[in-house]
Context: one part of a larger RNA
């Protein structure tokens, strides 16, 4: 890791709805009798339990009864449904109950299984280790040389100094045993659940160590590291409590059919939980009460507007009031290109302004459409309360986010298929099964790749097939200007001046440093000057004017509209067309008319059902045709099977001439299944009709075993 076996919604009372069942009052416990019987049945048991009455806290009363003075009122009850009714709850049928089975759910138990970290009680542990007690062993060699004490010298001398000799102290020193465990390699499915090699550290001491005994878990014992107390220690270990609890995490086994969700309000010691409602489903019960379009009515301030109201905000006129300058002892007055209220004009802004104000949505009624698993009511049974993206409208956030929060609406969640190269949420389109039919949608028709090398135009950028502000004689298509055979436009020839070097300023300023002004003469024109130049002139150039040329599809600019140019930088390799490749396209706009294209739609068979008709059958129930509809599907409702073991009853059943299991096989069944032959195996089993469950394995880091 496979492969096999085992593996999880049970059981018991107690309650609730469906269903069926037996009685009409049910029921009959324990206990007794009897019957082949211990399980089981039949009888008795008249204990109780539930119905037959209700009210009230209750005494209690009682079709009433509570509050209350009340025979007022009121509240909970007296007949529940159909039919008949001389209408008085009279009459009649029904049910209203109960006990038992079945099967849904709840409750009370461990209550689908599996899984803690913990909590608590008795107990067992100091044979590891901590520490402390008693009694015992060990510490090769080496080195230093305290203290005292001897001599001996100085000293007059004792003390006291000074030298030798002597002595041995010392948690001295070095270094083995020993005890450590410092750095480093090495080992890291090891040789070893803590080791090996080398290399350090104490080694007479607070020193090492036998043996024997002592302290115990709410605790011991620590030169204290929360260390240690048998490979376990922020509280040892065993066995009970015990199946502790686990709103958490995983897992929860056979098939088919029918419907089909939620990721939302509101509450929560709430927030990955519950709880009540929304939304699925199942019965009954109502019958078109829904939904759609159209019409009538209507209720309401959104989009837009708009500026009356409330506010914001720009310019202009006016102007209270202020400022600043002047006159002025005081009053007081005079000016101002300063601020500037209210008013007025113009032009604007507002979710929390509105004189107005849609569209759509919402109510209502009405007609029409529609009969679908439409509405709606009563009750079983839910799950679901992380939602995700996309488009609009908003809010937050930065007019960010695959952000975030509301609304509406779709999808995907729980939806397969076609298309977006590939992509849950985008764009076609909702997969009952069968076909090597057939048309089509979204998207496409050179190749890869089904299906056109179509028409007309445009782009030259490989733009397509990534971006923005701004930029540019790209290049197409309008528009409207200005000139122009009385000769434009561009080139060429020539002119381009005079006052005057305009004034100012300056060292200087002379068309060109900078400031004013920008006149005037002559003339075809000629700026008190477009650039360049110079210290200033000077010189070149230009506007401008004339000449040569010759254009009537010509010349300049200038707005608009279609494509394209730049802006354009990233890190393994082209690398933003899926690739090939592709330029009157295979690119873009526009047209026509074909074609492919999907599980869409139709054709042909089939298979379930719904709801109608029709025949047959009818106790119920069902069986045949026919029409019309449906048949993706998670959580979850419901509905029918199919197997497995074991009982019970039948098949007067099968079987050593060969049961059951196994192996093999081309056969039936919509599935789960299910025969039948062959082998093999060697003794039990099959079928019909009911019951009763240890009742179905691929997933639990499942549990044993095996390879």
């Nucleotide at each position: 890791a496979c492969c096999g076996g085992c593996g999880a919604g049970u059981u018991g009372c107690c309650u609730u709805u469906g269903c069926c069942g037996g009685c009409g009052g049910g029921u009959g416990a324990a206990g007794g009798a009897g019957c082949c019987g211990u399980a089981g049945c039949u009888c008795c048991c008249c204990a109780g339990c539930c119905g037959c009455a209700g009210g009230g806290a209750a005494a209690c009363c009682a079709a009433g009864u509570g509050c209350c003075a009340a025979c007022a009122g009121c509240g909970c009850g007296u007949g529940c449904u159909g039919g008949c009714u001389u209408c008085g709850u009279g009459c009649c049928a029904g049910g209203c109950g109960u006990c038992g089975g079945c099967a849904g759910g709840g409750g009370c138990a461990g209550a689908c299984c599996c899984g803690a970290a913990a909590c608590c009680a008795g107990g067992u542990g100091a044979g590891c280790u901590a520490c402390c007690c008693a009694u015992g062993g060990c510490c090769a060699g080496g080195u230093u040389g305290c203290a005292g004490g001897c001599c001996g010298g100085a000293u007059a001398g004792g003390c006291u100094c000074c030298g030798g000799c002597u002595g041995a102290a010392g948690g001295a020193c070095c270094g083995g045993a020993u005890c450590g465990g410092u750095g480093u390699c090495g080992g890291u499915u090891g040789a070893a659940g803590a080791c090996g090699g080398c290399u350090c550290g104490a080694a007479g001491g607070a020193g090492c160590u036998g043996u024997g005994g002592g302290u115990a878990g709410a605790g011991g014992u620590g030169a204290a590291a929360u260390g240690c107390c048998a490979a376990u220690c922020g509280a040892a270990c065993c066995u009970g409590g015990a199946g502790a609890u686990a709103g958490c995490u995983g897992g929860u086994u056979c098939u088919c059919c029918c419907c089909g969700a939620a990721a939302u309000g509101c509450a929560u010691u709430g927030a990955g939980g519950u709880g009540c409602a929304g939304c699925c489903u199942c019965a009954c019960g109502u019958g078109u009460u829904c939904c759609g379009u159209c019409g009538u009515g209507g209720a309401g301030g959104u989009a837009g507007a708009g500026c009356c109201c409330u506010g914001g905000a720009u310019g202009g006129c006016c102007g209270a009031g202020g400022g600043g300058c002047c006159c002025c002892a005081c009053c007081g007055g005079g000016u101002u290109a300063c601020c500037g209220a209210a008013g007025u004009c113009a032009a604007c802004c507002a979710a929390a302004c509105u004189c107005c104000g849609a569209a759509g949505g919402c109510c209502a009624c009405g007609a029409c459409g529609c009969c679908a698993c439409a509405g709606c009511g009563u009750g079983g049974g839910a799950g679901u309360g992380a939602g995700a993206c996309g488009u609009u409208g908003g809010g937050g956030g930065a007019u960010a986010a695959g952000c975030u929060u509301c609304a509406a609406c779709g999808u995907c969640a729980a939806g397969a298929g076609g298309g977006a190269a590939a992509c849950a949420g985008c764009c076609c389109a909702g997969a009952c099964c069968u076909u090597c039919c057939g048309c089509u949608a979204a998207g496409g028709u050179c190749c890869c790749c089904a299906a056109g090398u179509c028409c007309g135009g445009c782009u030259a950028a490989g733009u397509g097939u990534g971006c923005a502000a701004g930029g540019a004689c790209g290049u197409g298509g309008g528009a409207g200007c200005a000139c122009g055979c009385a000769g434009a436009c561009a080139g060429c020839c020539a002119g381009g001046a005079u006052g005057u070097u305009g004034g100012c300023u300056u060292a200087g300023a002379a068309g060109c440093a900078g400031c004013c002004a920008c006149c005037a003469u002559u003339g075809a024109a000629a700026g008190a000057g477009u650039g360049c130049g110079u210290a200033a002139c000077a010189g070149c150039u230009u506007a401008c004017u004339g000449g040569c040329c010759g254009a009537a599809u010509g010349u300049g600019g200038u707005c608009c509209c279609g494509c394209g140019c730049c802006g354009a930088g990233a890190a393994u390799g082209u690398a933003c067309g899926g690739g090939g490749g592709c330029u009157c396209a295979a690119g873009c706009c526009g047209g026509a008319c074909a074609c492919c294209g999907a599980a869409g739609c139709g054709a042909a068979g089939g298979a379930u059902u719904g709801u109608c008709c029709a025949g047959c059958u009818u106790a119920c129930c069902g069986c045949u045709g026919g029409a019309u509809g449906a048949u993706g599907g998670u959580a979850g409702g419901g509905g029918a099977g199919c197997g497995u073991u074991c009982c019970c009853g039948g098949g007067c059943u099968g079987g050593c001439u060969g049961a059951a299991g196994c192996g093999g096989u081309a056969c039936c069944g919509u599935a789960a299944g299910g025969a039948g032959c062959c082998g093999u195996g060697g003794a039990c089993g099959c079928c019909c009709g009911g019951g009763a469950a240890g009742u179905g394995a691929g997933a639990a880091u499942g549990c044993c075993g095996g390879u």

RNAcentral holds the full RNA, with entries from ENA. This is a predicted structure of a 707-nucleotide part of an RNA (large-subunit ribosomal RNA, domain II) from a Chloroflexia bacterium. The coordinates come from a structure-prediction model, not an experiment, and the mean pLDDT is 85.